[in-house]
RNA sequence: CUACCGAAAGGGCAAAGCCGGGGUAACCCGGUGACGCAAAGCCACGGAUCCUUAGCAAAGAAGGACAGCCGGGUUGCCGAA
Repeated sequence: CUACCGAAAGGGCAAAGCCGGGGUAACCCGGUGACGCAAAGCCACGGAUCCUUAGCAAAGAAGGACAGCCGGGUUGCCGAA
């Protein structure tokens, strides 16, 4: 110095709910709020789940959502055992 790991320190993010707004919807944005999180930073590549459309016996298709569902990619603060 790097990797693994996750003590301490400095901090960081922000679930549900509520208010306002956008969207057919899933859901998203802002404020409030804090369930939690060592990547709860970013990415829709794979799977899962959800919404819409058409059709419907089923199986599927197209478009969308979701990164705080899992896997993967990528970047990063600190430095004990």